This is a predicted structure of a 316-nucleotide part of an RNA (large-subunit ribosomal RNA, domain IV) from a Methanosarcinales archaeon. The organism belongs to Methanosarcinales, within Archaea. The sequence was found in a public genome assembly. Rfam family: Archaeal large subunit ribosomal RNA. Its family is annotated with ribosome and structural constituent of ribosome in the Gene Ontology.
Context: one part of a larger RNA
RNA sequence: UCCAGCUAAGGGAAUUCGGCAAAUUAGCCCCGUAACUUCGGGAGAAGGGGUGCCUGCUUUGCAAGAAGCAGGUCGCAGUGACAAGGGAAGGCCAACUGUCUAAUAACAACACAGGCGACCGCAAGUCCGUAAGGAUUAGUACGGUCGUUGACUCCUGCCCAGUGUAGGUAUCUGAAAGCCCUUUACAAGGGGACGAAGGACCUAUAAACGGCGGGGGUAACUCUGACCCUCUUAAGGUAGCGUAGUACCUAGCCGCUUAAUUGGCGGCUUGCACGAAAGAAGGAAUGAGCCUUCUACUGUCCCUAGCUGGAACCCG
Numbered sequence: 001u002c003c004a005g006c007u008a009a010g011g012g013a014a015u016u017c018g019g020c021a022a023a024u025u026a027g028c029c030c031c032g033u034a035a036c037u038u039c040g041g042g043a044g045a046a047g048g049g050g051u052g053c054c055u056g057c058u059u060u061g062c063a064a065g066a067a068g069c070a071g072g073u074c075g076c077a078g079u080g081a082c083a084a085g086g087g088a089a090g091g092c093c094a095a096c097u098g099u100c101u102a103a104u105a106a107c108a109a110c111a112c113a114g115g116c117g118a119c120c121g122c123a124a125g126u127c128c129g130u131a132a133g134g135a136u137u138a139g140u141a142c143g144g145u146c147g148u149u150g151a152c153u154c155c156u157g158c159c160c161a162g163u164g165u166a167g168g169u170a171u172c173u174g175a176a177a178g179c180c181c182u183u184u185a186c187a188a189g190g191g192g193a194c195g196a197a198g199g200a201c202c203u204a205u206a207a208a209c210g211g212c213g214g215g216g217g218u219a220a221c222u223c224u225g226a227c228c229c230u231c232u233u234a235a236g237g238u239a240g241c242g243u244a245g246u247a248c249c250u251a252g253c254c255g256c257u258u259a260a261u262u263g264g265c266g267g268c269u270u271g272c273a274c275g276a277a278a279g280a281a282g283g284a285a286u287g288a289g290c291c292u293u294c295u296a297c298u299g300u301c302c303c304u305a306g307c308u309g310g311a312a313c314c315c316g
Base pairs, nucleotide, nucleotide: 001311002310003309004308005307006306007305008304010302011301014300019297027051028050029049030048031047036041038151052073053072054071055070056069057068058067059066060065074078086295087294088293089292090291091290092289093287094286098110099109114149115148116147117146118145119144120143125136126135127134128133152282153281155279157212158211159210162209163208164205165204166203167202168201171200172199173198179192180191181190182189213231214230215229216228217227240274241271252268253267254266255265256264257263
């Protein structure tokens, strides 16, 4: 010096990206317990008090034991060692228990119950296999497969022009074979009619892939613009939310929090570039998830020191 431990006066997060690490708390009994809430929870909320031993007695019990009352007594300390929750508040995300990158990721990712859509009447649909055959299934639409969202509450707006899917179709297009004509000693070859699927054409469909504007003017201070005009689109973003895990400008502006805040929370919101099942907005409980604050506590720090055990290293 390093590793593993232990202890530190006064201060108490000043350390640091960040209380990382450590400390605090801790068992059992009694009292007591808020907001919020899906009325189940939250909750061991929080916050208090007690706890050893001895003697006598009471209740219960067959007993072992358990519960309790009174008195006494020792220590700094009685769950005396071991073992054994720190707590509170606000927000984000995911409803929850669960699952995952064996060996750097346990998460907000996956799954989930629930919602919705598509296909399928069984010799089905979907999947494996060239096939035979097999799975779903010794099941039958209250079923199976596929896709998507993801408890619950409240909702889920407009667009079918493009792409896709499904249906229809007088007409047009539309291959080979077959047919007709022609050519050729025979053929090959040339031309024509017929004409499937598909396409053109017409519809439907967005919890299908997806998309959801610009300019100008206007109210008796100003500002703003309910209102008007115009270009244009398939339709021009509705409700809700919003400086967001999404906002460039940005450290937006206001308020709270601090002595001081690029932080956090609340509000506003002209949203560079939110937005409704790639779901929108809420939301109790849950979380080795993420952010912020308070309290308790502490060698994280001011500022280091000492001790125990071990490993290096130096001298002999």